[in-house]
A computed fold for a 1487-nucleotide RNA from a metagenome, annotated as small-subunit ribosomal RNA. The coordinates come from a structure-prediction model, not an experiment, and the mean pLDDT is 84. It matches the Rfam family "Bacterial small subunit ribosomal RNA". Its family is annotated with structural constituent of ribosome and ribosome in the Gene Ontology.
RNA sequence: AGAGUUUGAUCCUGGCUCAGGAUGAACGCUAGCGGGAGGCUUAAUACAUGCAAGUCGAGGGGUAACAUGAGAGCUUGCUCUUGAUGACGACCGGCGCACGGGUGAGUAACGCGUACACAAUCUGCCCUAAAGAGGAGAAUAGCCCUGGGAAACUGGGAUUAAUGCUCCAUAGUAUCUUAAUACCGCAUGGUAUAAAGAUUAAAGUUCCGAUGCUUUAGGAUGAGUGUGCGUCCCAUUAGCUUGUUGGUAAGGUAACGGCUUACCAAGGCAACGAUGGGUAGGGGGCGUGAGAGCGUGAUCCCCCACACGGGUACUGAGACACGGACCCGACUCCUACGGGAGGCAGCAGUAAGGAAUAUUGGACAAUGCCCGAAAGGGUGAUCCAGCCAUCCCGCGUGCAGGAAGAAUGCCCUAUGGGUUGUAAACUGCUUUUAUAUACCAAGAAACCCUGGGAUUCAUCCCGGGGCUGACGGUAGUAUAUGAAUAAGCACCGGCUAACUCCGUGCCAGCAGCCGCGGUAAUACGGAGGGUGUAAGCGUUAUCCGGAAUCACUGGGUUUAAAGGGUGCGUAGGCGGCGUUAUAAGUCAGAGGUGAAAUCCCACAGCUUAACUGUGGAACUGCCUUUGAUACUGUAAUGCUUGAAUCAGGUUGAGGUCGGCGGAAUGUGUUGUGUAGCGGUGAAAUGCAUAGAUAUGACAUAGAACACCAAUUGCGAAGGCAGCUGGCUAGACCUGUAUUGACGCUGAGGCACGAAAGCGUGGGGAGCGAACAGGAUUAGAUACCCUGGUAGUCCACGCCCUAAACGAUGCUAACUCGAUGUGUGGUCGUAAGACUGCGCGUCCUAGGGAAACCGUUAAGUUAGCCACCUGGGGAGUACGUUCGCAAGAAUGAAACUCAAAGGAAUUGACGGGGGUCCGCACAAGCGGUGGAGCAUGUGGUUUAAUUCGACGAUACGCGAGGAACCUUACCUGGGCUCGAACGCUAUUUGAUCGCGCUCCGAAAGGAGGCUUUCCUUCGGGACAAAUAGUGAGGUGCUGCAUGGUUGUCGUCAGCUCGUGCCGUGAGGUGUUGGGUUAAGUCCCGCAACGAGCGCAACCCCUAUUGUUAGUUGCCAGCAAGUAAUGUUGGGGACUCUAGCAAGACUGCCGGCGUAAGCCGAGAGGAAGGUGGGGAUGACGUCAAAUCAUCAUGGCCUUUAUGCCCAGGGCGACACACGUGCUACAAUGGCCAGUACAAAGGGUAGCCAACCCGCGAGGGGGAGCCAAUCCCAGAAAGCUGGUCCCAGUUCGGAUUGGAGUCUGCAACCCGACUCCAUGAAGGUGGAAUCGCUAGUAAUCGCGCAUCAGCCAUGGCGCGGUGAAUACGUUCCCGGACCUUGUACACACCGCCCGUCAAGCCAUGGAAGCCGAGGGUACCUGAAGAUGGUGACUUUAUAGGGAGCUAUCUAGGGUAAAAUUGGUAACUGGGGCUAAGUCGGAACAAGGUA
Repeated sequence: AGAGUUUGAUCCUGGCUCAGGAUGAACGCUAGCGGGAGGCUUAAUACAUGCAAGUCGAGGGGUAACAUGAGAGCUUGCUCUUGAUGACGACCGGCGCACGGGUGAGUAACGCGUACACAAUCUGCCCUAAAGAGGAGAAUAGCCCUGGGAAACUGGGAUUAAUGCUCCAUAGUAUCUUAAUACCGCAUGGUAUAAAGAUUAAAGUUCCGAUGCUUUAGGAUGAGUGUGCGUCCCAUUAGCUUGUUGGUAAGGUAACGGCUUACCAAGGCAACGAUGGGUAGGGGGCGUGAGAGCGUGAUCCCCCACACGGGUACUGAGACACGGACCCGACUCCUACGGGAGGCAGCAGUAAGGAAUAUUGGACAAUGCCCGAAAGGGUGAUCCAGCCAUCCCGCGUGCAGGAAGAAUGCCCUAUGGGUUGUAAACUGCUUUUAUAUACCAAGAAACCCUGGGAUUCAUCCCGGGGCUGACGGUAGUAUAUGAAUAAGCACCGGCUAACUCCGUGCCAGCAGCCGCGGUAAUACGGAGGGUGUAAGCGUUAUCCGGAAUCACUGGGUUUAAAGGGUGCGUAGGCGGCGUUAUAAGUCAGAGGUGAAAUCCCACAGCUUAACUGUGGAACUGCCUUUGAUACUGUAAUGCUUGAAUCAGGUUGAGGUCGGCGGAAUGUGUUGUGUAGCGGUGAAAUGCAUAGAUAUGACAUAGAACACCAAUUGCGAAGGCAGCUGGCUAGACCUGUAUUGACGCUGAGGCACGAAAGCGUGGGGAGCGAACAGGAUUAGAUACCCUGGUAGUCCACGCCCUAAACGAUGCUAACUCGAUGUGUGGUCGUAAGACUGCGCGUCCUAGGGAAACCGUUAAGUUAGCCACCUGGGGAGUACGUUCGCAAGAAUGAAACUCAAAGGAAUUGACGGGGGUCCGCACAAGCGGUGGAGCAUGUGGUUUAAUUCGACGAUACGCGAGGAACCUUACCUGGGCUCGAACGCUAUUUGAUCGCGCUCCGAAAGGAGGCUUUCCUUCGGGACAAAUAGUGAGGUGCUGCAUGGUUGUCGUCAGCUCGUGCCGUGAGGUGUUGGGUUAAGUCCCGCAACGAGCGCAACCCCUAUUGUUAGUUGCCAGCAAGUAAUGUUGGGGACUCUAGCAAGACUGCCGGCGUAAGCCGAGAGGAAGGUGGGGAUGACGUCAAAUCAUCAUGGCCUUUAUGCCCAGGGCGACACACGUGCUACAAUGGCCAGUACAAAGGGUAGCCAACCCGCGAGGGGGAGCCAAUCCCAGAAAGCUGGUCCCAGUUCGGAUUGGAGUCUGCAACCCGACUCCAUGAAGGUGGAAUCGCUAGUAAUCGCGCAUCAGCCAUGGCGCGGUGAAUACGUUCCCGGACCUUGUACACACCGCCCGUCAAGCCAUGGAAGCCGAGGGUACCUGAAGAUGGUGACUUUAUAGGGAGCUAUCUAGGGUAAAAUUGGUAACUGGGGCUAAGUCGGAACAAGGUA
């Protein structure tokens, strides 16, 4: 110090989450020791038991208990007597009990903090000083006697003491009255001095000394009171107050004061937040933080408040009193039922509550406190110990060596390697800790005792010695033993250090956020390994931090949340230039205070640390005082530039009230006129023969003002438009005029405020919510059409909201320019120049997340106001205000999500736009869809009909050959190291083999016959068997994969390097202007180059040359034949197959800058890539294939493997795809006759010849092929016949007879012959192919193959067309641009009702509470006043009782506030696959 998370990616905004620290904690797992600290945060709930405040005999009367002494009795160890002594129960009296200790309920307050004040005060004990203490008296407790009561307790009588009480005396520096002088201050006033009068004191104990007592003054300490400043949340709490605010008088208090009472006045507080409500003890501090802050107020310290709830006073120096009193109440306990007792928020402890917090311990040894002269006593304060890992700190659980890198475990590419891991074993060493034994502190020196000195046993001081330890035989030290007694917890997907295997299979589960899990999970569970930390580790809760995410330090508001709709203006805030004064703010110096502890620094003490001590610094604050005077303030005085006024002019749809006008529209009357009009995408409703529409004339009504008109003007905004008049407001310009800061902003407030809407009364032509009808549609409560009411218009009154927008508050200053325009002024003849105020466009600096803004700022500054703080819930609910209502304003929470959002980028998409291409459409030719058959698929069937392929891109596809085999399927029969191969071991040398036998459908089983080769004799080769081992699987996953393939698409695209632009994603290049088949080329250009694609290079074909001529060819020559290149020979030709040439827009003309295009151009066999092929960029479709093959993982192993026989893959109501043959005369049939190319052939092709109608059979020549064979090409041509018909078309189907292949043609082959002769007469909607040697048509060959279901596939040649105007439309594609809420990318996204489940919440008759206030009644203790039996020393004393007022509490009543619950009800949120539609996002199909 940051990180994760919105997106395909980016930048920004913005929330959520994490890493850190902390805790009086709790929980889970684990646990060796010590030191230091801490320990009911909840029920201020209730408490058993013990203890927590006593002490003084040197105040007193005394003597209950104990002890001692004395005495007596005697039972000789007991009893009794005796205050005599030590002492001392109870009692009187003194002091203390108001401290110490606990708790935080109440309290938002002068309670606390801080600083002042008391001229308005008190103060026991203590200190200093002054003075004094004379006399007298009456009681009373105890004790004694006697009652009552269960008890607590209490009545009566007698007697008695004091440092208890009373009276008299004395008394001033005390108090009061009268009144004076001086000084001072802060208003009342204070201080000092002096005078007169009046009033009030005392206590003893004691030999002495001393101590105690009284009065006064001062000090110290403590307390009381007042004031300034500071001190939580809510305005959905806005008004509160009657002793209230002040005065006078009196009372009261230690003291001021409405503190209380009477009278008088009517004040006082409040937006700088009164009053009310909620919450809360405050501070020093503590946690965190860089700090400012934020949170907190345990332990320790200070203050306050409280002591079962509430009230009250008494005593006292001090209390309205925790362990005192009285009363009321609640509760608990005792009771003899009549009455009583009690108060742990002291220390322990108990119950309860709770996630949760300890011992009914020891000691007064130390420190302190109370009493006491002291000894001493008391002290749950305190000091210690016990329990608890609750926190902090420290130590240990060993150290060194040790590689066969052991074994186990785990992992892997597994003969082996890696890891655990120097880890262990083993060897050596050490002993903190532990255990045992022994020794043993400091804290403790005072008081006191003792010695000495000052002057002595007053007292004080000093020295030595003595006494005193709960903790505790503790800390510590020494010795001995022996690695001996001691490691867990969490995590390992990213954030965040740390990885593999197995199991599981959207299950079980994890999760702080993002998110993991649906068969290969580093995220679940286990294991191995690792990481972190360590006597702890994790989790949960809470706080701060990170969060600049409430922003003072330190944020924002055009579009992300956020500028008020606009103005006027109050309070407030801020304010021009100069001078003077002042010194409030401000700055500086000094002083006081800011308790201690804490924090920080230094040093020191415990072995170290934590902890503790000493010193310093700090405590950022407040107060006082002195000074400074720039700035701000205040006061005074001036100025003119801000502001306003005045004079003269200009300008405009500024406002308001009247008058007037024409066009258009509707309506009425009337004329002409006749059949439709109107309306739409097309129609219909509607109007019209009772005369519409159309076209004239006249009349009338209401509303709005064409052209001018503009990117214009005016206004604060809303808004304002015919012409004209009245009234009225503004702005601007010019000016040597006037005032003299009069200014800016503006919370509340007031006014204005489009449209719609409301009220009353008018008006109503056109338009037109609602409504009606007609269409559209699946529906159409819409869009379109025909009508049409409110309304729109006027007057008056309300409403007060808008995307009231520039989504941009107002004012002022400053910061480059260019250009247009409206309206003024100056100069100029004009053009134009200059100078103001407005309205616009572009741009610099600068700003901004970017888009963009840019003198009209969103730049740089200043002032003031308003507003924002994640999305949803929600601008909702409740409350309040306003409103006639509609509604407006103000304005939450629960709950829920991890996003919501802005700008820009790249794609994709659009029923957006532009440009272009393609047999895409169009123009043509021929088909499919109808028939029969073939074939594939679906479906159905079946024991099985094996499997795969499914829009385009599956369906004559895998299959280029299913009768067996193939074969994967079914049925049945068999085998289990297995059908094949390798290795090891053993055995055997006929086991191999066999035309052998039996069973069997075969496979297989059982048996029979039969002895290999080499040799160095060890054995080896070979073969087999047995045993072992690696098997095998067309089983699953193509969504784990390789390879291969389809498609977009032979479409023209896809990228890179460097540079440049941009914060970035990214862009540029690749866009633009042309051109091309092409990202082909040219030009331009912040790009310059390059790569993969295109093209070319390759093959075939078209022309020529050349080379070479065998098996090909044969012109010429020669020979020969019935005939034939048959032969000699030839290379001319054809042909074969090598090489070469040729075509490049090269030439010409036109156009063009160029690229290029055009030209039936020339030339040429071929002309603009000549034709065809091979060739398929980056990528897309989780496309296809685990059944070609390969392969990870999973599954199977007497079976999902292997062998065999038979069956099936060929089924058949049906549906679809692809084909063949046809429907005929451009044809069928018959006869004759002509011309190919490319292939194949030895398990083959098979000639001649013979037989058969034929398939074929016989036969046997040739050929491993330019030699022989398949092999007759067919359409064509010539001739004949048929005559439009279900035919001489068509050939399905069926019967019969055959041929061939094959072990075998039943299921289930092809072919032949004879016979049979079905449907079908050109095919609905729809749909396919093709642009030239193409379509169409005709035949030939080949692969597979025994044969063939081939009409399929792949090739070959023959004959050989038609058409293309063109790119509007359909489909697909390319580029540019635009919009987007899409990115799984439109087969996208997404809205609302309804239905289901869950959750929180609003309303609600009613029910149940809580706290507070008001009114009235009642009213204890107590206080104050009155009266007063009685008492008495006869008084100014006391005083029962009665009474008045106040009061805790209780009761009653009506309302308000605030909770809980509730039939029913309202919406909201959330929830993989429900229903209906299709509102938004593209022009989202009606923006």

RNAcentral holds the sequence, with entries from SILVA.